[in-house]
Molecule: small-subunit ribosomal RNA
Organism: Saccharimonadales bacterium (SeqCode)
RNA sequence: AGAGUUUGAUCCUGGCUCAGGAUGAACGCUGGCGGCGUGCCUAAUACAUGCAAGUCGAGCGGUAAGGUCCAGCACCUUCUUUAUCACCCACAACAACAUUGUGAAUUUGUGGUGACGAAGGUGUUGGAUACACGAGCGGCGGACGGCUGAGUAACGCGUAGGAACAUACCCCAAACUGAGGGAUAAGCACCAGAAAUGGUGUCUAAUACCGCAUGUGAUCUUCGGAUUAAAGCUACGGCGGUUUGGGAAUGGCCUGCGUAAGAUUAGCUAGAUGGUGAGGUAAUGGCUCACCAUGGCGACGAUCUUUAGCUGGUCUGAGAGGAUGAUCAGCCAGACUGGGACUGAGACACGGCCCAGACUCCUACGGGAGGCAGCAGUAGGGAAUUUUCCACAAUGGGGGCAACCCUGAUGGAGCAACGCCGCGUGCAGGAUGAAUGCCUUCGGGUUGUAAACUGCUUUUAUAUGUGACGAAUAUGACGGUAGCAUAUGAAUAAGGAUCGGCUAACUCCGUGCCAGCAGCCGCGGUCAUACGGAGGAUCCAAGCGUUAUCCGGAAUUACUGGGCGUAAAGAGUUGCGUAGGUGGCGAAGUAAGUAGGUAGUGAAAGCGUGUGGCUCAACCAUAUACACAUUACCUAAACUGCUUUAGCUAGAGGAUGAGAGAGGUUAUUGGAAUUCCCAGUGUAGGAGUGAAAUCCGUAGAUAUUGGGAGGAACACCGAUGGCGUAGGCAGAUAACUGGCUCAUUCCUGACACUAAGGCACGAAAGCGUGGGGAGCAAACGGGAUUAGAUACCCCGGUAGUCCACGCCGUAAACUAUGGAUGCUAGCUGUUAUAGGUAUCGACCCCUGUAGUAGCGAAGCUAACGCGUUAAGCAUCCCGCCUGUGGAGUACGGUCGCAAGACUAAAACAUAAAGGAAUUGACGGGGACCCGCACAAGCGGUGGAGCGUGUUGUUUAAUUCGAUGGUAAGCGAAGAACCUUACCCAGGCUUGACAUCCCGAGAAUCUUUCCGAAAGGAGAGAGUGCAUUUUGAACUCGGUGACAGGUGUUGCAUGGCCGUCGUCAGCUCGUGUCGUGAGAUGUUUGGUUAAGUCCAUCAACGAGCGCAACCCUUGUGAGUAGUUGAAUUUUUCUACUCAGACUGCCCUGGCAACAGGGAGGAAGGGGGGGAUGAUGUCAGGUCAGUAUUACCCUUACGCCUGGGGCUACAAACACGCUACAAUGGCCGGUACAAAGGGCAGCCAAGUCGCGAGACGGAGCAAAUCCCAUCAAAGCCGGUCUCAGUUCGGAUUGCAGGCUGAAACUCGCCUGCAUGAAGCUGGAAUCGCUAGUAACGGUAGGUCAGCACACUACCGUGAAUACGUUCCCGGGUCUUGUACACACCGCCCGUCAAACCAUGAAAGUCGCCAAUACCUGACGUGUUGCCUUCGAGCAGCCCUAAGGUAGGGGAGAUGAUUGGGGUUAAGUCGUAACAAGGUAUCCGUACCGGAA
Repeated sequence: AGAGUUUGAUCCUGGCUCAGGAUGAACGCUGGCGGCGUGCCUAAUACAUGCAAGUCGAGCGGUAAGGUCCAGCACCUUCUUUAUCACCCACAACAACAUUGUGAAUUUGUGGUGACGAAGGUGUUGGAUACACGAGCGGCGGACGGCUGAGUAACGCGUAGGAACAUACCCCAAACUGAGGGAUAAGCACCAGAAAUGGUGUCUAAUACCGCAUGUGAUCUUCGGAUUAAAGCUACGGCGGUUUGGGAAUGGCCUGCGUAAGAUUAGCUAGAUGGUGAGGUAAUGGCUCACCAUGGCGACGAUCUUUAGCUGGUCUGAGAGGAUGAUCAGCCAGACUGGGACUGAGACACGGCCCAGACUCCUACGGGAGGCAGCAGUAGGGAAUUUUCCACAAUGGGGGCAACCCUGAUGGAGCAACGCCGCGUGCAGGAUGAAUGCCUUCGGGUUGUAAACUGCUUUUAUAUGUGACGAAUAUGACGGUAGCAUAUGAAUAAGGAUCGGCUAACUCCGUGCCAGCAGCCGCGGUCAUACGGAGGAUCCAAGCGUUAUCCGGAAUUACUGGGCGUAAAGAGUUGCGUAGGUGGCGAAGUAAGUAGGUAGUGAAAGCGUGUGGCUCAACCAUAUACACAUUACCUAAACUGCUUUAGCUAGAGGAUGAGAGAGGUUAUUGGAAUUCCCAGUGUAGGAGUGAAAUCCGUAGAUAUUGGGAGGAACACCGAUGGCGUAGGCAGAUAACUGGCUCAUUCCUGACACUAAGGCACGAAAGCGUGGGGAGCAAACGGGAUUAGAUACCCCGGUAGUCCACGCCGUAAACUAUGGAUGCUAGCUGUUAUAGGUAUCGACCCCUGUAGUAGCGAAGCUAACGCGUUAAGCAUCCCGCCUGUGGAGUACGGUCGCAAGACUAAAACAUAAAGGAAUUGACGGGGACCCGCACAAGCGGUGGAGCGUGUUGUUUAAUUCGAUGGUAAGCGAAGAACCUUACCCAGGCUUGACAUCCCGAGAAUCUUUCCGAAAGGAGAGAGUGCAUUUUGAACUCGGUGACAGGUGUUGCAUGGCCGUCGUCAGCUCGUGUCGUGAGAUGUUUGGUUAAGUCCAUCAACGAGCGCAACCCUUGUGAGUAGUUGAAUUUUUCUACUCAGACUGCCCUGGCAACAGGGAGGAAGGGGGGGAUGAUGUCAGGUCAGUAUUACCCUUACGCCUGGGGCUACAAACACGCUACAAUGGCCGGUACAAAGGGCAGCCAAGUCGCGAGACGGAGCAAAUCCCAUCAAAGCCGGUCUCAGUUCGGAUUGCAGGCUGAAACUCGCCUGCAUGAAGCUGGAAUCGCUAGUAACGGUAGGUCAGCACACUACCGUGAAUACGUUCCCGGGUCUUGUACACACCGCCCGUCAAACCAUGAAAGUCGCCAAUACCUGACGUGUUGCCUUCGAGCAGCCCUAAGGUAGGGGAGAUGAUUGGGGUUAAGUCGUAACAAGGUAUCCGUACCGGAA
């Protein structure tokens, strides 16, 4: 720092998406350690249990419990004497038990010692206690600490100030502390109650309570005076008490400024705003009350609604900003919900009280108890958030003189990868580059120095030992923790995501628009780097991904830093004008803005920097800076502001003199035309259309003449002319009236510009009332058109159009361009006017001002374009925009008679929508040109019969492919078997064919049986070549690699081909232009068959195409001559040359070239052929061959026999033969070219009516043969217009040929038979000269089979005015919403499914108020009673509750409206091209829909 995505491509606009950082996070997979932090974001939901606020006996009466001491009583035990028994000592014994060893202790036995009383223990009673303390009186503290964020849009918070206050404990100072009194709790006795608790009587103390004294002081004061304190305890060290003043620190109150969204919330307010007085408070104040006044707030947003604790900070960002307000810190608020006061220095009080309510619990049913938003913990909710831990050791707090007690504050530990930071999972060597896996072009590559293996180390881990700091005298929960040392041993420790582009990283397999992926674009329909798996790779790493949210990127709300002609966006008119904003020149003053300086504040933490401490870091400590905002004071006076300061004239306005004009309103008036009426003339039509019809007309139309009526509009002039703010304004005249321009430079002296709201005007259509109504004409009726035609066309026709008055208030109301001012090259027209010049004058010409047009410099613009009339350069003010659709819609409001207008969303859907320009393609757009394209002609096809091919149908099979042009006598240059791929049947399985290996055998030939054949089972003959084993070729058998496939995909391909099209096009290099796609060249003017050539030109050149070079034909020459008739010229054959080039002449033209002529065999490309640019059609072919991938492998392969490809209702395509006299038949007669031939062509001769047979000469061919080489032609004859002497189908019989074979299924001959057919509808094909048409000949294929195909010659025409039209093509241009490119795109109704939403009879709960009723507790107050404690009753206020009618937001609702979305539904074809009626806007009416 950017990237992807709209297009065929481009530039722009514009949205969507991604890469970054962050988190009190959650989820998925995984998980070694440590340090430091953090941990209910949801239900301010409900809570079991335990703990979280007590302390003081140095205030008091005291003594329930405990300790100690004293005394009494009772009991027990021991000693003194015996016994028992206990203790001690000595000795001895035993087994059990334990043990390394030793043997303690215990047990048992024996012996010794030992009673006036003493000692001890237990219980009990009483007392004391410089031990202690339950309950109580009293003091201090429970207002701190801890938790939470419901409420609050507020002086709540932040910041800066202020004056009318208070403060227990603490500090300082001064003064005092004298003497008294009466009660009461506890206690005792009794009583009530289940309990909670309470009552009565009686006793008692105080630092509890109350007088008195004193009065330094303090308060009040009328300045005389009045009122007002105290508490003692003691361990004698002290600790307290009272009054006053000061301090420190804290708190209450007030104020300036700042502090979310909505105007689809515009008016709110009666204690409301102020005053006087009183009350109340610590204190100011409507804080409260009485009286008086009627104020106060609001577009600079009041009120109302919604949301929200605020801040230091935190996250992000380059910054400005944006988002956020966990942990830590400051403030506020709350403590189950609502209200209230009491006590107190302090509360209207989280772990206090009273009342009401909801909920839970206890109950003996009468009554009571409770409040975890303290720490743990539980349930619930939720995607989700911990232990019912340890300790007061430290820090701090309360009480106390203190010891000390209390402290879920706090210090710690536990759980959780929740976050940040750090460490580790080893290091070095190690190539045969092992094995495995994967890929492979089979060579190898990769995994990969990775492993194994060798050596080393021990952070971590485990074990053992030692062992802190935190503690100032003592005291350590943490904790035997951190650290240190030793030992063991690579030992205990790696995953997650991704790999199409963005975005680092690629292959194989599976799947086959399925399964699935996906942040955006998108991937998947048989070769998926995008799905799933694997291998490999990449990125992070004890984490990695996903999801959610915030900032960034996004200059995508733009202050920094955007726009509005066409992309979204200038309001219809700035016309008038309010608030507001902005404002000319020179001075003076001031100092609000502005600038500078000084001082204060801006808590700490955090952030930045330096230093230091934990091994580093995170973390912590310390020092310090910047920033931010703001106040006060001083200074400056350039700029802005201000001064009802004084001036100026360039802006603006006025005056005077001229002028133009469809400017407006009203009235009057004119002619032309349409229509109608009357009358005349006149007769059969008129009108209308693409063509018609409806319609009018013999009852006299149309036409024409005269007269009349009535309404509307004003030809010519007339014009990118004029006027107006816009809409708009047009015959003429008059009246009234607005604005503008020019000139004079006389006056005022900034009076100006813009303009939210507001007012006014505002086309057409439409509405109301009343007129009017000729023409035109929605709706409507009829006629046409059409598949339909609710249209376009035609005939009619009503509202309306016109007038008056009143509404409506919209248009593509457009210059799609708001207004004002200044500046920045010009040229050309035109309107108005002034001046100059010129003239006798008018014109002409020049200059200026104001308008209005065309080009254009600089500049701007995405481009198009704009360009002194800016879209340029600047200033001021207003309006408006922020993806597309939904939607200018819904709801609400305002306006309107209505139609409707204005204001104006959201849900949801979507990755684009859009602008300009480019290249193509297309157009029922235009211009030019060409072509047998049309026209002019000739002959056909389409009708018949037959042949062939195709579709369809049938079939066991009728193998397959080709299907508009560009398939259909095509692949197939020839299906009886074969071919053959199809069907039936019989067989084979390394195979019919190829290579390798093993074994055997020469090969080969003859033959028997079975079988339809393939094949199977035998018999016999035969022993080759080169050689050392053996080998080469060949045959048979076997084994596995493999063969084989006309199986699929021509949409995986190569190659080849068709077509546009033998059309004239298709491109490139350099240069230039353009931001770019691209353009230029290749366009233009000529010319040509041609992008052929010429000229011109920002182009100059070049390539593939065109042409030419090649073949053939037409003329001549030369050379040679097998053959050729007997020779020669000649002909002919072969080869080589010549010839034609617009070369010559005339005309036109710059030229290219064109027209004509001469000569010439041939004349302007002489005729014909081969030759086919870039590309298009996913055109055709996997069945010619080749080939990727897939599929089959005793079969989808191979062999064989038979059948089929030849079927036959019907349709189509291409042909043959005809329908006859330009003919048929018979006879005679003439002339070719080009080919083919040895498994061949086949002569003469003979036989046969003939096909043909026999025959065998000649010929590998200019010699022989097919082959007399033809037929049409010509000459005679006959037929005489008929289904015929036309036509030959079909069928019968008899033959011939080929071939193993002629039934399915060949060709030919003879005789007989003798069908349809008499020139062919709509439509359609070929051909421009040796062509069409007609006639025959030959060849390839081939055993045989030709109406087909390919060649050949013979006879031999007609017509072309021309390019309007049909078809195809080319060039230029134009439009486009097309680019799969018109077989395109695309609109709406209807039908179906889904989604969100509006309306709706209503229903439901919620919220905030209002009115009224009732009214607890409690404060205040009044009265009464009184046991003197207080009680009772009332009043005011009020919570909760009730009633009522409205309001607001929401949920839901039968039904209903439109909207959106959805591969293949229906109807039409509205739009895009002149989209087939140009499109669009407003309005009205109508219609299935457009």